[in-house]
Context: one part of a larger RNA
RNA sequence: GACGAACGCUGGCGGCGUGCUUAACACAUGCAAGUCGAACGGACCUAUUCAGAGGAAGUUUUCGGAUGGAAUCUGGAGUGGUUAGUGGCGGACGGGUGAGUAACGCGUGGGUAACCUGGCCUUUUCAUGGGGACAACAGCUGGAAACGGCUGCUAAUACCGGAUGAGCUCCUUUGGUCACAUGACCGAGGGAGGAAAGAUGGCCUCUGAAUAUGCUAUCGGGAAAGGAUGGACCCGCGUCUGAUUAGGUAGUUGGUGAGGUAACGGCUCACCAAGCCUGCGAUCAGUAGCCGGCCUGAGAGGGUGGCCGGCCACAUCGGGACUGAGACACGGCCCAGACUCCUACGGGAGGCAGCAGCUAAGAAUCUUCCGCAAUGGGCGAAAGCCUGACGGAGCGACGCCGCGUGAGUGAAGAAGGCCUUCGGGUCGUAAAGCUCUGUCUUCAGGGAAGAACAACUAUGGUGUAAAUAAUGCCAUAGCCUGACGGUACCUGAGGAGGAAGCUCCGGCUAACUACGUGCCAGCAGCCGCGGUAAUACGUAGGGAGCAAGCGUUGUCC
Numbered sequence: 001g002a003c004g005a006a007c008g009c010u011g012g013c014g015g016c017g018u019g020c021u022u023a024a025c026a027c028a029u030g031c032a033a034g035u036c037g038a039a040c041g042g043a044c045c046u047a048u049u050c051a052g053a054g055g056a057a058g059u060u061u062u063c064g065g066a067u068g069g070a071a072u073c074u075g076g077a078g079u080g081g082u083u084a085g086u087g088g089c090g091g092a093c094g095g096g097u098g099a100g101u102a103a104c105g106c107g108u109g110g111g112u113a114a115c116c117u118g119g120c121c122u123u124u125u126c127a128u129g130g131g132g133a134c135a136a137c138a139g140c141u142g143g144a145a146a147c148g149g150c151u152g153c154u155a156a157u158a159c160c161g162g163a164u165g166a167g168c169u170c171c172u173u174u175g176g177u178c179a180c181a182u183g184a185c186c187g188a189g190g191g192a193g194g195a196a197a198g199a200u201g202g203c204c205u206c207u208g209a210a211u212a213u214g215c216u217a218u219c220g221g222g223a224a225a226g227g228a229u230g231g232a233c234c235c236g237c238g239u240c241u242g243a244u245u246a247g248g249u250a251g252u253u254g255g256u257g258a259g260g261u262a263a264c265g266g267c268u269c270a271c272c273a274a275g276c277c278u279g280c281g282a283u284c285a286g287u288a289g290c291c292g293g294c295c296u297g298a299g300a301g302g303g304u305g306g307c308c309g310g311c312c313a314c315a316u317c318g319g320g321a322c323u324g325a326g327a328c329a330c331g332g333c334c335c336a337g338a339c340u341c342c343u344a345c346g347g348g349a350g351g352c353a354g355c356a357g358c359u360a361a362g363a364a365u366c367u368u369c370c371g372c373a374a375u376g377g378g379c380g381a382a383a384g385c386c387u388g389a390c391g392g393a394g395c396g397a398c399g400c401c402g403c404g405u406g407a408g409u410g411a412a413g414a415a416g417g418c419c420u421u422c423g424g425g426u427c428g429u430a431a432a433g434c435u436c437u438g439u440c441u442u443c444a445g446g447g448a449a450g451a452a453c454a455a456c457u458a459u460g461g462u463g464u465a466a467a468u469a470a471u472g473c474c475a476u477a478g479c480c481u482g483a484c485g486g487u488a489c490c491u492g493a494g495g496a497g498g499a500a501g502c503u504c505c506g507g508c509u510a511a512c513u514a515c516g517u518g519c520c521a522g523c524a525g526c527c528g529c530g531g532u533a534a535u536a537c538g539u540a541g542g543g544a545g546c547a548a549g550c551g552u553u554g555u556c557c
Stems, first nucleotide, its partner, number of pairs: 001556003005553005012403006018396002027357001029356003034089003039086002042083004048077006058067003096314003105239008115231002120227007128162001130160002137152006168193011198219006207212001240286003247277003252274008289311004293304004316337001318335003339350004367393001369392003375389001376387004406436004416427004440498001442493005450484001456478009501546005506527003512541005522529002
C1' cells in the first nucleotide's frame, strides 16, 4: 500500500459498488420453463339466429274460454372465448457452484485432404396419390396411494407404404486441376437407392357452378448448394511442490483385419509382433479449476484468481443409455447406494452448488420484497403468455467517493478545569453575547428523463395479384405502455436548531505535565518501561494524528 475481511469503541446523509472465503452439510415453504386453438379431434361457456316443447304478463269474455306470445328447456346453425389430451418448438439457453481435475483442462499459435451444425440469411427446385392406428372420450375394472389394466370409437403439420425425383447417397467406367503422404475438388457416361403437410385471410380472372377440390397472399413443409453462427478432434509451446517417491506399463506399444463414430484413432474386438514412457524426472504422493485480470513494485519480479468477462468441470453419491441438430441432460428417464418422508406394510415419493428463506458449522456474510416498464430469452401470424435472467427497492460504514455537523464578529482574555516559582500561565476567540447563512435534516407544494417499439387506425410509396379483395415491405401521423416512485430534481417555510468520535503522545514517530501506583497493578511492534520524584503502568489537564470513522488482528507485496 491492498482486502469479499473479522473484532473493539463510535456512528449524520447521499451516490456507486459489494456481501457464506467455513459444511459440494442437511433442507420446511413459495416461486425459478414454458408456449402455440392460425397443426388436430373433443369438452365447456356464449352474443345472435332457426325449429320444437313450453306456456307468464297483457287484451277480451256469455266467466266455460279465446287471444297473446315472454321466461325457461331441447336440438341445429353460427360468433367469440377457455383448454385436459394428441402434435410442434423450447426445456442442451439463461441461472448456480468449484467438489473433481497437474490434464490438450486452460492460455497462446496452428491444423482437419479426418468432421457435424436446429433456428437465421441467399439461391435453385418440388409439394402427387393412398392406408392403418393411438390418446382424448365412453363402458367395465385393479390399487390405501402413486399409478394403472381391458374393450370400443376418432382427428391431425402424429405414424406408415406407393408415385415422381436432383447437382444428393452408393457402385462402376472415364477426363482434368490441385496437393503436405493417406488424397481433395471439378466434370462426362451407366446402374441402384432415396422426399414432402398443411394452416389462415381474401377473391371469382381461370376450372367449375359447389364461395370450393379453383385462384391468390402470407406463414409453414421436402430436397440440394452456399453463407453465418455454434461445436468436435489433432498438434507445437507454456502451466505448483516433493527423489525422505526410481523405476512404471498387458489394450500396455506397434501392425493386419473388422466393428463403431459426425469424424481420425487400441476408441472397441480377433490375430500377430514385443514393444512404449523414464534422471531434460516417468510412476507415485501432496496441493490446485485455468485465463483476461487484480494487488504490490521504478521495473524485473512476487502474490492472487472474490465481483465482471471467456473456457472447463459438476448437479445427493456411483453407473447407464433414450430422445434430439445439439445432452449422456441442475428443476428428464432407468439401475444401485446413503439419507429423508408417506403407507392400508403390498408399495410409493424426494434431491436449493436457481431466487428468497431455515438448520448446522463458523470470527463472519443480506429480504421467505416489487415489476416484467426497460434490455435479453422461449413460444406464437399477432395480441400476448412465461421469464427469482434482468431492471429495481430492502438490510450491513463491508469498500470507494462526495457532503454536513455552521459562518463572521467578539478580551472584562468571564466562570470553571489543569499547572504554578503564587507573580502568573494554559484550555482560549474557545464560550457567552451580537450579526448572519440555510447545504443536509423536518414540513408543504410542484414533479421527471429512462418510452423506443409492437399492435391498431389513417394516408402515401412499392411488390405479388385479374382486381378498386387481400397481403408482404417501407415511410409519415394519431393513439397506447413506468416496477423504481410521488423517487431524483425544483420551489417555499422554520430554526444553529437534529448530527464527533477513535487512537496515540520514551526512541523509531508528530505530540508533556500533575497525581496515583511502587518489579505490584500493568504496558509492549522492536529496543524495552515499572523495585518512592515513571513524559513508557492507571487517571486528569493539555497536545498530536486521522475523521463518520478510528484502532486491533489476519493475509499478500

A computed fold for a 557-nucleotide part of an RNA from an uncultured prokaryote, annotated as small-subunit ribosomal RNA, 5' domain.
The coordinates come from a structure-prediction model, not an experiment, and the mean pLDDT is 85.
RNAcentral holds the full RNA, with entries from ENA.
It matches the Rfam family "Bacterial small subunit ribosomal RNA".